[in-house]
RNA sequence: GCCAGCCUAGCUCAAUUGGUAGAGCAGCACUUUUGUAAAGUGAAGGUUACCGGUUCAAGUCCGGUGGUUGGCU
Numbered sequence: 001g002c003c004a005g006c007c008u009a010g011c012u013c014a015a016u017u018g019g020u021a022g023a024g025c026a027g028c029a030c031u032u033u034u035g036u037a038a039a040g041u042g043a044a045g046g047u048u049a050c051c052g053g054u055u056c057a058a059g060u061c062c063g064g065u066g067g068u069u070g071g072c073u
Base pairs, nucleotide, nucleotide: 001072002071003070004069005068006067007066010025011024012023013022019056028042029041030040031039049065050064051063052062053061
């Protein structure tokens, strides 16, 4: 230099043919305990990497930028 994959909650990952973004773990609160841990219950947590485009509607489709992983040279 060229090619391909990936980027979603603090972490690991879902999201069907484009139709209101979820789970587990962690953290927080509560129950239980003399007190922890474990267990149970509940609430919270998001500019879907960034900038544009298409569409009534974009995490999803298209273009560009950045990051990351791998391959080729």
Transfer RNA from a Pseudomonadota bacterium, 73 nucleotides, folded computationally. Rfam family: tRNA.